[in-house]
Molecule: Bacterial RNase P class A
Organism: Deltaproteobacteria bacterium
RNA sequence: GGAGUGGGCCGGGUGGUCGCCGGUGCACGGCAGACCGUUGUGCACGGGAGGAAAGUCCGAGCUCCACAGGGAAGGGUGCUGGCUAACGGCCAGGCGCGGCGACGCGACGGAAAGUGCCACAGAAAACAGACAGCCAUCGCGCGCCCUCGGGCGCGCGGCGGUGAUGGUGAAAAGGUGCGGUAAGAGCGCACCGCGGCCCGUGGUGACAUGGGCCGGCACGGAAAACCCCACCCGGAGCAAUGCCGAAUAGGAGCCCCCGGCACGCGAGUGCCACCGGCAACCCGCCGGAGUGGGGCUCGGGUUGGCAGCUCGAGCGCGCGAGUAAUCGCGCGCCUAGAUGAAUGACCACCGCCGGGCGCAAGCCCGGUACAGGACUCGGCUUAUAGGCCCACUCCGGGG
Numbered sequence: 001g002g003a004g005u006g007g008g009c010c011g012g013g014u015g016g017u018c019g020c021c022g023g024u025g026c027a028c029g030g031c032a033g034a035c036c037g038u039u040g041u042g043c044a045c046g047g048g049a050g051g052a053a054a055g056u057c058c059g060a061g062c063u064c065c066a067c068a069g070g071g072a073a074g075g076g077u078g079c080u081g082g083c084u085a086a087c088g089g090c091c092a093g094g095c096g097c098g099g100c101g102a103c104g105c106g107a108c109g110g111a112a113a114g115u116g117c118c119a120c121a122g123a124a125a126a127c128a129g130a131c132a133g134c135c136a137u138c139g140c141g142c143g144c145c146c147u148c149g150g151g152c153g154c155g156c157g158g159c160g161g162u163g164a165u166g167g168u169g170a171a172a173a174g175g176u177g178c179g180g181u182a183a184g185a186g187c188g189c190a191c192c193g194c195g196g197c198c199c200g201u202g203g204u205g206a207c208a209u210g211g212g213c214c215g216g217c218a219c220g221g222a223a224a225a226c227c228c229c230a231c232c233c234g235g236a237g238c239a240a241u242g243c244c245g246a247a248u249a250g251g252a253g254c255c256c257c258c259g260g261c262a263c264g265c266g267a268g269u270g271c272c273a274c275c276g277g278c279a280a281c282c283c284g285c286c287g288g289a290g291u292g293g294g295g296c297u298c299g300g301g302u303u304g305g306c307a308g309c310u311c312g313a314g315c316g317c318g319c320g321a322g323u324a325a326u327c328g329c330g331c332g333c334c335u336a337g338a339u340g341a342a343u344g345a346c347c348a349c350c351g352c353c354g355g356g357c358g359c360a361a362g363c364c365c366g367g368u369a370c371a372g373g374a375c376u377c378g379g380c381u382u383a384u385a386g387g388c389c390c391a392c393u394c395c396g397g398g399g
Base pairs, nucleotide, nucleotide: 001395002394003393004392005391006390007389008388009387010386012350013349014348015347016346017345018344020048021047023045024044025043026042027041028040029039030038031037050370054381055380057379058378059377060376061375062237063236064235065234074233075232076231077230078229079093080092081091082090083089094108095106096105097104098103109228110227114226115225117221118220131166132165133162134161135160137158138157139156140155141154142153143152144151145150174192175191176190177189178188179187193217194215195214196213197212198211199210200209201208202207241307242306243305244304251298252297253296254295255294256293257292258290259272260271261270262269263268274288275287276286277285278284314333315332316331317330318329319328320327321326351368352367353366354365355364356363357362
C1' cells in the first nucleotide's frame, strides 16, 4: 500500500419566525360552593420519539378468568457448562463443516422400535439387484487343424456364477496390497478405516487421548416425514382491570295514599257512588280496587371522568469479582405520557457526501437515510444516506 475478518459507536449542529401536546407558577374570567374545587384565556419558565419506537416472532412483569393431583391431547425445545426474573436469548467451551487465515455456519438426542419416503438419471435406491461386461457349463451353426477319438476359435441360444470392470446419480453396501478363484468377492490375511464392550489418563462436563478384547463390517440417506425419548408450557390481554357515575327512559324490592261534587282560610262537614265479606235487605263495620298517584332503596348500564400510566429486572460514572455473559458496592440523575392521538413548518448560516470549475484560497449545483411512541421490560429479526473508532488476518513493497 492492497484485500479482508470481528466488535463498538454516531446518525446532523446553531440561530430566528409561526405553531402543537403535557407540567409548574402568576394574572384575569366563567361555573359551583360553608370550605376544598373545577374550567377557559393570556403570560413566564421548563420538558416533548428511536437505534430500530417497526415486525409482533420468542420470554417476562402486571391484571382478570380458570385451576386438588395425575394422565391424555396440543404446542415448543433438543451437544456441554454458565448467566438471567425468564427465554427458542447471551457468554464460554466441545464436536462437525467451510475458509490459506483472522473467522464464520450448524433443530448438534434417537434411523441395530415401527410405518412411510429417496426426484432426475441409472440395470439396480435397500430382506439388494443383474443392462453391458467377465467366467464355467450345455446345445446348435460356421471356420480351421486333425493321429478321425476329438481339439481350437467365432457367433447365437439355454442354464448358472460374479459384483472386480463400465456407465448413472447427492448417495451404488469400506480402502490399499497380497493370497485365492473357472471368473470373482472380507472369500482369507496384513495395514488403514468402522462398530460394540472394558480399562487408564486429562477435563465439572460435552469430549479428547492411550491401551485391550470382540465383530469381517452386521449400521446408505433423511426425524426441518410420521414417530420414539427427555425436558418445558393453563387461557386472554391495558379495548386487561379497578373506582366514580348526572338527567331521561327502563328493571327489581319496600312503604304510604285511595272515588266524585259542593261548602269552608283551614281542620273538616254535607250529599251522591263501585266490588267483596259479615248477613237475604238497610244501617253499620271490615277489606279491596288500578295499566293509578307519591316516596325511598338496590342493581345493571350508555356517554363521560379518574386510576392503571410511567421510579423502573431504570440510566450514567467509578471501584471490585469473573476469560466472558453477568453480578456486587458506592456516588449521581429523573428522562414523553398523549387518547381521531402533540413532538411540526419555513428561513439563514455551518457540518457531511457526490459532481463541476479554478494554480490556489475558494465558488456553483445536487443530495443528507430508515423510520416514528400508545402499559412496561429482556431478546431476536428486518430497514437504514453517510461516517467514526478499536482489535485481528492474509498478500505485496521498503528500511